The prediction has a mean pLDDT of 79. A computed fold for a 144-nucleotide RNA from Paracoccus sulfuroxidans, annotated as FMN riboswitch aptamer (RFN element). Its Rfam family is "FMN riboswitch aptamer (RFN element)". From the family's description: The RFN element is a highly conserved domain that is found frequently in the 5'-untranslated regions of prokaryotic mRNAs that encode for flavin mononucleotide (FMN) biosynthesis and transport proteins.

[in-house]
RNA sequence: CCAUGUUCUCAGGGCGGGGUGAAAUUCCCUACCGGCGGUAAGCGGCGCGUCCGCAAGCCCGCGAGCGCCCCUCGCAGCAGGGGGUCAGCAGAUCAGGUGCGAUUCCUGGGCCGACGGUCACAGUCCGGAUGAAAGAGAAUGUGC
Numbered sequence: 001c002c003a004u005g006u007u008c009u010c011a012g013g014g015c016g017g018g019g020u021g022a023a024a025u026u027c028c029c030u031a032c033c034g035g036c037g038g039u040a041a042g043c044g045g046c047g048c049g050u051c052c053g054c055a056a057g058c059c060c061g062c063g064a065g066c067g068c069c070c071c072u073c074g075c076a077g078c079a080g081g082g083g084g085u086c087a088g089c090a091g092a093u094c095a096g097g098u099g100c101g102a103u104u105c106c107u108g109g110g111c112c113g114a115c116g117g118u119c120a121c122a123g124u125c126c127g128g129a130u131g132a133a134a135g136a137g138a139a140u141g142u143g144c
Stems, first nucleotide, its partner, number of pairs: 002143009016030004031124002033113002035062004042054004046049001057111002065089002067086001068083005093109005115127003
């Protein structure tokens, strides 16, 4: 350095202003937000290299959630618990420019956002959640 075991820690942001109304952070106008890994022609660094670091909400994947399956509460379900890819659902980008090459750079425009709740329809409020988790880091062992 590589592979691998164990333990621990960490691991999500956002309704401000105006309108209508009996009532809306839910509708309308405007505003605001962008998890994790990969990719990278941009930016930075120095040891100037086939180097290192950072860089995509809408390119490729992943995650939570719904569903589904199993169990329990005598039965049952709108209840509780478990499984985690298992039938299934699981968002969204165009134009111009540069260039050998760009859905990644530059400019402009556009678009998207689980489930349950609610005096009124929610990406932004409340709830499951002091949860879970993609993954990140540290400690410690084993193998070569």

About this RNA: The sequence was found by an Rfam model in a public genome assembly.